The RNA shown here (small-subunit ribosomal RNA) has 1426 nucleotides and comes from an uncultured Verrucomicrobiota bacterium.
The RNAcentral record of the sequence draws on ENA and Greengenes.
Its mean pLDDT, the model's own confidence on a scale to 100, is 85.

[in-house]
RNA sequence: AACGAACGCUGGCGGCGUGGAUAAGACAUGCAAGUCGAACGGGAUGUCUUUGUAGCAAUACGGAGACAUCUAGUGGCAAACGGGUGAGUAACACGUGAGAACCUGCCCCUGAGAGGAGCAUAGCCAGUCGAAAGAUUGGGUAAUUCUCCAUAAUCCCGAGAGGGCAAAGUCGCAAGACGCUCAGGGAGGGGCUCGCGCCCUAUCAGCUAGUUGGUAGGGUAACGGCCUACCAAGGCGAUGACGGGUAGCUGGUCUGAGAGGACGACCAGCCACACUGGAACUGAGACACGGUCCAGACACCUACGGGUGGCAGCAGUCGAGAAUCUUCCACAAUGGACGAAAGUCUGAUGGAGCGACGCCGCGUGGAGGAUGACGGUCUUCGGAUCGUAAACUCCUGUCGCCGCAGAGCAAGGCAGCGCAAGCUGCUUGAGAUUAUGCGGAGAGGAAGGGACGGCAAACUCUGUGCCAGCAGCCGCGGUAAUACAGAGGUCCCAAGCGUUGUUCGGAUUCACUGGGCGUAAAGGGUGUGUAGGAGGUUAGGUAAGUCUAGCGUGAAAUCCCGACACUCAAUGUCGGAACUGCGUUAGAUACUGCCUAGCUAGAGUGCCGGAGAGGAGAACGGAAUUCCUGGUGUAGCAGUGAAAUGCGCAGAUAUCAGGAGGAACACCGAAGGCGAAGGCAGUUCUCUGGAAGGCAACUGACUCUGAAACACGAAGGCCAGGGGAGCAAACGGGAUUAGAUACCCCGGUAGUCCUGGCAGUAAACGGUGCGCGCUAGAUGUUGGCGGAUUCGACCCCGCCAGUGUCGCAGCUAACGCGUUAAGCGCGCCGCCUGGGGAGUACGGUCGCAAGAUUAAAACUCAAAGAAAUUGACGGGGGCCCGCACAAGCGGUGGAGUAUGUGGCUUAAUUCGAUGCAACGCGAAGAACCUUACCUGGCCUUGACAUGCAACGUUCAACCACGGAAACGUGGUGGCCCGCAAGGGCGAGUUGCACAGGUGCUGCAUGGCUGUCGUCAGCUCGUGUCGUGAGAUGUUGGGUUAAGUCCCGCAACGAGCGCAACCCUCGUGUCCUGUUAAGUUCCCUGGACAGACUGCCCUGCGACAACGGGGAGGAAGGUGAGGAUGACGUCAAGUCAGGAUGGCCCUUAUGGCCAGGGCUGCACACGUACUACAAUGCCCGGCACAAAGGGAAGCAAUACCGCGAGGUGGAGCAAAUCCCCAAAACCGGGCCCAGUUCGGAUCGCAGGCUGCAACUCGCCUGCGUGAAGCCGGAAUCGCUAGUAAUGGCGCAUCAGCUACGGCGCCGUGAAUACGUUCCCGGGCCUUGUACACACCGCCCGUCACAUCAUGGAAGUUGGUUCUACCUUAAAGCAGAUUGCUAACCGCAAGGAGGCGUUUGACCAAGGUAUAGUCAGCAACUGGGGUG
Repeated sequence: AACGAACGCUGGCGGCGUGGAUAAGACAUGCAAGUCGAACGGGAUGUCUUUGUAGCAAUACGGAGACAUCUAGUGGCAAACGGGUGAGUAACACGUGAGAACCUGCCCCUGAGAGGAGCAUAGCCAGUCGAAAGAUUGGGUAAUUCUCCAUAAUCCCGAGAGGGCAAAGUCGCAAGACGCUCAGGGAGGGGCUCGCGCCCUAUCAGCUAGUUGGUAGGGUAACGGCCUACCAAGGCGAUGACGGGUAGCUGGUCUGAGAGGACGACCAGCCACACUGGAACUGAGACACGGUCCAGACACCUACGGGUGGCAGCAGUCGAGAAUCUUCCACAAUGGACGAAAGUCUGAUGGAGCGACGCCGCGUGGAGGAUGACGGUCUUCGGAUCGUAAACUCCUGUCGCCGCAGAGCAAGGCAGCGCAAGCUGCUUGAGAUUAUGCGGAGAGGAAGGGACGGCAAACUCUGUGCCAGCAGCCGCGGUAAUACAGAGGUCCCAAGCGUUGUUCGGAUUCACUGGGCGUAAAGGGUGUGUAGGAGGUUAGGUAAGUCUAGCGUGAAAUCCCGACACUCAAUGUCGGAACUGCGUUAGAUACUGCCUAGCUAGAGUGCCGGAGAGGAGAACGGAAUUCCUGGUGUAGCAGUGAAAUGCGCAGAUAUCAGGAGGAACACCGAAGGCGAAGGCAGUUCUCUGGAAGGCAACUGACUCUGAAACACGAAGGCCAGGGGAGCAAACGGGAUUAGAUACCCCGGUAGUCCUGGCAGUAAACGGUGCGCGCUAGAUGUUGGCGGAUUCGACCCCGCCAGUGUCGCAGCUAACGCGUUAAGCGCGCCGCCUGGGGAGUACGGUCGCAAGAUUAAAACUCAAAGAAAUUGACGGGGGCCCGCACAAGCGGUGGAGUAUGUGGCUUAAUUCGAUGCAACGCGAAGAACCUUACCUGGCCUUGACAUGCAACGUUCAACCACGGAAACGUGGUGGCCCGCAAGGGCGAGUUGCACAGGUGCUGCAUGGCUGUCGUCAGCUCGUGUCGUGAGAUGUUGGGUUAAGUCCCGCAACGAGCGCAACCCUCGUGUCCUGUUAAGUUCCCUGGACAGACUGCCCUGCGACAACGGGGAGGAAGGUGAGGAUGACGUCAAGUCAGGAUGGCCCUUAUGGCCAGGGCUGCACACGUACUACAAUGCCCGGCACAAAGGGAAGCAAUACCGCGAGGUGGAGCAAAUCCCCAAAACCGGGCCCAGUUCGGAUCGCAGGCUGCAACUCGCCUGCGUGAAGCCGGAAUCGCUAGUAAUGGCGCAUCAGCUACGGCGCCGUGAAUACGUUCCCGGGCCUUGUACACACCGCCCGUCACAUCAUGGAAGUUGGUUCUACCUUAAAGCAGAUUGCUAACCGCAAGGAGGCGUUUGACCAAGGUAUAGUCAGCAACUGGGGUG
C1' cells in the first nucleotide's frame, strides 16, 4: 500500500459497486424450458345456420354444417443455449502460434427437384392387474410419422466400364409466403494434431507388454494402438522419466522504481463437474444439472408386494463456521426458445430490498461575540488553560421532514390510407409515492474512535508501588511512573476509528537487474576423467543465434493518454496508444554457432645433460635400549619438588666379554628438496612415475574445467596370520590432594612393526578450488642455462622454473593480502543464506562392527558471530618507585592494669562507626546534668515560635501544706487612667491554626570528611591518522622526587596536578619592642640579604638534560619540617553537629521530674600504660629547657601537715608575677633473688572537688605485695636531631577514669649489600569468551516444573499396486426350434426386425499379499525453557 475480510467501540444521508472464501455437507416449499392448432386426428366450450322426433305451441331431446377460443395426445423445433460450482485435473486442461485427415441443425448465397403408391400407431373405445407409480390385452384412426416404386447429377462408390441414392406439405381468393428433398459455396460453431510456455519434491532413479514401431483388418465425422490379430523389441529418463504433494487455466488483480513476488473474488474467454461410480440411447450437436438404464450411499411414500428423489439454477432452511443477504417486483427494456404472426415462456436479464463490506460525494451550521462567565484541570497561589469555545445577537437553509409538480429509459405493436417511400389514429413502464424542480417550517434531527516514553505528530495531575497491569520492537512498574489505571489537556483520522489475519514492499535478506565463501555462514581431503559448459589464429561457405524492415496475429474488458456524460467524484461512454509475445516473408553478416581448407604463439612429442627423503621390492650396516650367559665387584640402585611403590645379599646398580631379538635411522639437516594430496630421511642394487632447464626436429587446437563415476587417502579402529626390543590407551600399585577415576613416579596389555583385506575420516589448514592472461620493485635460497673473467673454477652480471621475507598501486569491515594476490579480468566446478535444536531424527546407500554419507522438522532465543578500540584483570613479560622487602633499632602477640569493640547479660545496658580506610573512633571529660535508653510519677496549644478570637483579679512572684521531685492545693496578690463605677495593658486561661520528634530513609539530598595518594598522573584546543570507536600529543632514547627536564618525533600549544610562591627552623644585616638596663651578647616582632648546579674539575652522557667530585659557605643540589590533596573511585561515612525532600507519631514516637542504666561479666579482639630489672632500682647531692596557661584564675615568700593538702595572701589580665622540669652528672647502697625488681589486689587512715562520690571520682600515708624472669604462630613503627628514652605544657573540665589526644624541649643511636621474593603503586607491552570489569565470566551431571519431538509391543483410518473370485446395465459378436405390418416372391417362403440366449469386456462388491501416508499408545531416548 492492498483485501470477497472478521472482531471491538461508534453510527446522519446519497451514488456506484460488492456479499457462502468453511461442508462439491444435507435439503422442506415455490419458481428456473418450453412452444407451434398456419403439421395431424380427436375432445371441450361459445356463437350462428340448418334439420329430425314428440307436442297445437312454448319447449325438450338430437343430427349436420360454419366460425371463434382452448387443448391431452401424435408430429416438428428447442431442451447440448442461457444459469451454477471449482470437487477432480500437472493434462494439448489452459495460453500462444501453426496445421490437416474432418463434421456442422437453425442463418446467408447458388443450382436442381417435389411424380406415384402403401403399411402402421398414439390419442380414443372396451377389458385386466396394481395401494400408488404405472403396466398390459383387444378394436378402430390422422399427419410435415413411417415404408416402397419412379426420376438422378455438378452428388456417392469405382482406375474405368458401370452401379447407387430424395422429397411434405400448410396458410392464402390469388399473387405469393412459410416449409420439404438433393447438390455446391459461405458464415458462425465444433472435433483432431503439433512447436513453445505452465507449481513443489531426488529422503521418488529408474519407468513401460498395447508398452514403441510395422503389416492386415475393424471402428470413427475424421488421423491415430483408438481396438483386434500377427511380427519386431522397442519407447521414455539427471534438459528429471516414474512416483508423491498441491492446484481449475487465462485475460488480469495487488504490490514494486523496475525486474520480480503473491494471487486468479466480481467482469470476460476456455475447461471440468452436476448425490457417488459405470453405461449407452436420441440427436446436427450430449455420453446430457432440472433425460434414460444399472450399481451404491442417503432421504421420503407404502396396503410391505413395491415405488419415488437429487438446489454446485433463483429465493429460502438446517448444519459446520470468525464470517457472507429477500422464500421481493417485472418481462417495460436487452437477449434467448417456439411461432407466419399476435403472442407464450424466460429466478437469463432489468429492477427493488438487506449489510459502513469497499470506493466516492455531502452534512452535523455560518458570522459576530471578553465580566476572557460558570464549571473542570493545573498552579510557583500571582495566575494559566479548556476558550470565541459557551451564553447572547444577526444570518443561512445542504441532507433529512412536510406539501405540490414531475421526467428520460418507447424502439415497437395494432388499425386505417397508400403501388411504394411513408402518413394518420389508438396503445405498451417493473423500477416509480423514483430522479429532478418548486414551496414550507426550523439551528431545529445528525460525532466518534485511536493515540500522546523512542521509533512517531501529541504532557500534566492523581491513584498504584516488580502489585495491579502495559507491550509491535526496545522496554515500562520495587513511593516523586509524560510507558499501568483515572482525569484534564493535546495530536491524528473522521461516519468512521482501531485490532486481528493475509499478500507485496522496505529485504541488494536467494542478489537476472543485484550478493558472497583467509578470520563473520560458506572451497569438495586429493587426483584421473564421462556428460555438460567454455575455447587460439587465417580464409571461404551457410545464415541457426543476432540485427533491420514488411505482413499476420496478440478477443473484449482492464492499465495509460485525450475527449465526453451523470451538478462534482466514484462510475460510465467514445477514440488513441499499448499489449514488451508468437508466426511468417525479405534483407544484413561484424560477433557466436555449423561446414570446409590452412597456420603455429596454446597443448603435446622428440633429442641432450643435470637435481631430488617421489614410489615399489630385495639385500646389507653401525650406534643405542632390553634380555640371556659368563667374569670382576659390593650395598645399594632407581625415582622425585620431596617421597614412596619398584629392583637388589638367591649378588642388583657399575664394569668387561660373548650372544639373542625387534624397532628406529644421530651428525649431514637447512627459510633445503620431492610428491596431486595424505606424506617421504641409514647404505646399496633392481624396477618405475613426475617436474625443471637447453635445443627447436615433429603433430597441428589435439585445450581448460569437470556433475556422476573411478582411484588414492595421516592417526586411531576392525578381520586373519605372523612379530614383539623400546614405548604405551586400558589396568595394578605409590604419591599429591578436601577428593584426584588426573597431572608426577614404579609396572603393564591391546596397539605401535610385517603380510593380506576392510574402513574413508582429521584444525585432511595456506582455515585461501583448478586453469589462463595482465599489473612497481627490493632481498635471500634450490635446480638448470648463458655472459664476463680465469689455466680452470668461485665471487660478479643476466634468463627460466621453484621456494621464503619485505613492500608500491589496488583490494579488504578491519586484521591483513600484495607477480606464489585476498589486485584487475575470463572460463568451469563445489559451497553459503540468523543462533540453538543438529551434522541430530526418520528414510536411502555403504560397512563385519565401530560407524560413514545424504539430511530435515516441531520447538525455542533477540541474538549468535567477525575484526578492531578503550579499560579492567592475569599464579603473562619488561622498566621503575615506596620503611615494601632486606640490613638494623625498638615494640605488639605472653603478664597485670587502663581504654575501645564484639559477644553474653539486662527493665535499660541509647545510637552511630565494621578489611586496609570501625575498634584511647563521634566522646577536647557519662556520679546528677549531659542522656538520646529503662522504670515510675506527671502535662496536653504543650519546655519553645507566630497569628486569630474570647475571658481577663483566673495570674508572675512570694508564703504555707502535701510530695522523691515534677507538680498539686490554699493564701497574699501585677501595671496605667479614673474619686468611684469602670476602662485599658501585660501575664495567664480557654478554643482554633499550629508547635514538637536524637522517629525512618546517607540507596531521595546539599554540605563536610575518609581512602587510593602528595601517587604522578588527569585532560583540552587546533592539526594529523583511522569508515569508526579511537589514536597521536601523553609513546620512544636519556634523566628526575616528579608528565622534572633534555633530545627525538605529525604534531604544535594549553589547562588541572608536580615544583615554586605561604608558615616554622637554620646564617647575616637593618629596624622595632618590652625591660631597671637592650647599637656587646641574647630575646620579641618585622624588613632585607643569602642557594641559583651560580663557579671549578672529570667526562660518565649525545657539545643536551643531567649525574659524579670539589671549592666557597651557616646551609648544596626539593637545606629540614608544615600547610597545600588533580580527573576520579568506593550508591565509602554522616538524616544523632547543623541544613533538607518524602514518609510516619500528635493526651504521644512530643514535654517535665526522680531513681536507675550507658561503668553490668564465663569469654574474644584492638590500642595503650607499667613491668619482668644491674645500661637497673633505692637514697642523698647537684645542674640545664622549650612551648604554653593564668581573674569564679595562676598563686610566690612564710607557717601547719610524713603527704595529698591546709592557712594565708605578695605579685600578676602577664618578655615584668605565678605554674616550673626530669633523664643526665656526682656520691652511697643493693649483688641476680620473684629480689631493696615489679607493682596489681585488698585493708585501714586521710585529703580535694561537688547539692550529692553506694552503684560510680581523683589524690595521699601506712600496711598488704598478685601475675610477671623478655613472651607461640603471627605482626607493627622507624632512614637523623629520626628511632629509642626523659620529663614539661595545653584543650575539654566543679572534679575526674588522661596511662588518651595535641604540642614542647632534654639525652640521642644503629643500618640500608641490594631489588630475587611479600605488599602497594606508576609507565610500556601481551592475552582475554571480562565491561556490575576475576568478589568477573562460565561447563556438565543431578532434583523439580513445563513444552514440542524421536523410538516403541500394538491399534485405528485414508490411499495405491498386484493376483484371484463374482459379475449389474449397456453396446459389440455369436446362436436362435419363439414372435413378426410395409420390401421381394403367385405361393411356400425369404430378407429384415423384435424377443430369448451364449461369449469376451466391464462399474460396484469380495478375498489375499504388499506398499505408502496419517492418528493414538504403556514404556523409553535425547532436546528446549524456567